[in-house]
RNA sequence: CUUAUCCAGAGUGGCUGAGGGGACAGGCCCUGCGAAGCCACAGCAACCUGGUCCGAGUGCCAAGGUGCUAAUUCCUGCCCAGUGGGGAGAGAUAAG
Numbered sequence: 001c002u003u004a005u006c007c008a009g010a011g012u013g014g015c016u017g018a019g020g021g022g023a024c025a026g027g028c029c030c031u032g033c034g035a036a037g038c039c040a041c042a043g044c045a046a047c048c049u050g051g052u053c054c055g056a057g058u059g060c061c062a063a064g065g066u067g068c069u070a071a072u073u074c075c076u077g078c079c080c081a082g083u084g085g086g087g088a089g090a091g092a093u094a095a096g
Base pairs, nucleotide, nucleotide: 001096002095003094004093005092006091011041012040013039014038015037019030020029021028024077025076026075027074042069043068044067047065048064049062050061051060052059053057073090078087079086080085
């Protein structure tokens, strides 16, 4: 850079000790009943991968490579719409 997906799903323990939800702004929220980070184990999902069935897949099974495990990507920001929402942009993940 291209393509696809992003309203589903899944957490405990140890170390540590004050912030965190990407940045900015405005909200809202989580947090000493322990934030972020690191480690261990567990789990979720099924993009790649392996297997399997078929005339044909948006099929089924597994879980090796990734990813993920508060809140829609926490919400809004720009455009359309006009209070139901749709799109763009940005971001994240995967494959190339």
SAM riboswitch aptamer (S box leader) from a soil metagenome, 96 nucleotides, folded computationally. The prediction has a mean pLDDT of 81. The RNAcentral record of the sequence draws on MGnify. Its Rfam family is "SAM riboswitch aptamer (S box leader)". Its family is annotated with regulation of gene expression in the Gene Ontology.